[in-house]
RNA sequence: GGGCCACUAGCUCAAUGGCAGAGCAACGGACUCUUAAUCCGCAGGUUGUAGGUUCGACUCCUACGUGGCCCACCA
Numbered sequence: 001g002g003g004c005c006a007c008u009a010g011c012u013c014a015a016u017g018g019c020a021g022a023g024c025a026a027c028g029g030a031c032u033c034u035u036a037a038u039c040c041g042c043a044g045g046u047u048g049u050a051g052g053u054u055c056g057a058c059u060c061c062u063a064c065g066u067g068g069c070c071c072a073c074c075a
Stems, first nucleotide, its partner, number of pairs: 001071007010024004018055001027041004048064005
């Protein structure tokens, strides 16, 4: 330098153009001598950034950023 993949809650991941969700973690409560485990409840999101297409975008297109993999070049 070229190609490909990924980016969504604190973490791991769903959501194939039509209300952004789950598990775990955190927080509150029950239980317990206390902790853990278990049970119940609650909160948490500029969907990496900026544009474009569309009545409507996490989803399609473009550029950029970050991370990963492969190839080439230099040494």
Transfer RNA from a Candidatus Sumerlaeota bacterium, 75 nucleotides, folded computationally.
The coordinates come from a structure-prediction model, not an experiment, and the mean pLDDT is 81.
Rfam family: tRNA.